This is a predicted structure of a 350-nucleotide part of an RNA (small-subunit ribosomal RNA, central domain) from Jacaranda copaia. RNAcentral holds the full RNA, with entries from SILVA.
Context: one part of a larger RNA
RNA sequence: UUAGGCAUAAAGUAUCUAUAGGUGGCUUUUUAAGUCCGCCAUCAAAUCCUAGGGCUCAACCUUGGACAGGCGGUGAACACUACCAAGCUAAAGUACGAUAGGGGCAGAGGGAAUUUUUGGUGGAAUGGUGAAAUGCGUAGAGAUCAAAAAGAACACCAAUGGCAAAAGCACUCUGCUGGGCCGACACUGAUACUGAGAGACGAAAGCUAGGGGAGCGAAUGGGAUUAGAUACCCCAGUAGUCUUAGCCGUAAAUGAUGGAUACUAUGCUUUGUGUGUAUUAACCCGUCCAGUGUUGUAGCUAACACGUUAAGUAUCCUAAUUGAGGAGUACAUUCACAAGAAUAAAACUC
Numbered sequence: 001u002u003a004g005g006c007a008u009a010a011a012g013u014a015u016c017u018a019u020a021g022g023u024g025g026c027u028u029u030u031u032a033a034g035u036c037c038g039c040c041a042u043c044a045a046a047u048c049c050u051a052g053g054g055c056u057c058a059a060c061c062u063u064g065g066a067c068a069g070g071c072g073g074u075g076a077a078c079a080c081u082a083c084c085a086a087g088c089u090a091a092a093g094u095a096c097g098a099u100a101g102g103g104g105c106a107g108a109g110g111g112a113a114u115u116u117u118u119g120g121u122g123g124a125a126u127g128g129u130g131a132a133a134u135g136c137g138u139a140g141a142g143a144u145c146a147a148a149a150a151g152a153a154c155a156c157c158a159a160u161g162g163c164a165a166a167a168g169c170a171c172u173c174u175g176c177u178g179g180g181c182c183g184a185c186a187c188u189g190a191u192a193c194u195g196a197g198a199g200a201c202g203a204a205a206g207c208u209a210g211g212g213g214a215g216c217g218a219a220u221g222g223g224a225u226u227a228g229a230u231a232c233c234c235c236a237g238u239a240g241u242c243u244u245a246g247c248c249g250u251a252a253a254u255g256a257u258g259g260a261u262a263c264u265a266u267g268c269u270u271u272g273u274g275u276g277u278a279u280u281a282a283c284c285c286g287u288c289c290a291g292u293g294u295u296g297u298a299g300c301u302a303a304c305a306c307g308u309u310a311a312g313u314a315u316c317c318u319a320a321u322u323g324a325g326g327a328g329u330a331c332a333u334u335c336a337c338a339a340g341a342a343u344a345a346a347a348c349u350c
Stems, first nucleotide, its partner, number of pairs: 003322002008303001012318001015200003021194003025088004031082001033081002035077001037075004042070002049065006091191001092188003096183002099180001103177007110154001114150008126135001162169002206247006215241002220236004258317006267294002270291003274287003299306001323350003332343004
């Protein structure tokens, strides 16, 4: 490079925005660059192919011819791509009117529980386990009542539910703010899709500095268990977990399934909107659009399964893959405070 693949066999970037690039709706016009057709010139000889000839044949030698393809010039064609110009509305977007939501940021408030402290009552245990012991307790524990403080998390509702690009998001209220969906039609008129580099965001752990520190709890200490026990169990307990300002940039970051568009049987469930019928009202029933699920036809698949939310049928763009190990390692470079991250081989072995 070609070809085949990328849920589970190697292979979809964690996610998004967007530059270059690639690709791009309907109608008409212009040009004729791509495209297609003819002609001219050229692409040394040899070689290859082919019709003959010559060595007794063959290899070999030799004469003639040709295919295919390239480049340049010239003339013609105009369906498609492209260019020029004008238009259209089905893509996309804007405006208007509604609407659902744990979407984001900031602020304020709340109760239950836990722990600690103080005071009252009370007087011997408590705690823990398979069983125990360490622990705690007559300097008054545990229990119970009252008061106070602190930090973290928000029971029930709760769902197969909702929102968000992903990570993720749930007590209540307020302020600011992003996105979606629906409706009716008014406007713009291809403004679109994808996206190498690039940028933004990115769980947990970890790092730097300041605060905070109730519970839990790596490390660590003690008690058990055991042949041992650097563990599982128990008693304690530091970092951390929380917050502010930065860094790190990774996860089985998973739907192990890149994005966009179009088409292709049904049935059931559920969320939001519109609408019809109906009702005192809510519910219920039918239906449309947009989501979330579950069976399943055709099809597809190695199978499992997928199946209008495709892993079906097609088009466009893009990341990555090419036997197992060595190895996501070494060296080198870039980034990082570090921990490390990213890019990324070979020898050798089978």

Record summary:
The organism belongs to Jacaranda, within Eukaryota. Its mean pLDDT, the model's own confidence on a scale to 100, is 86.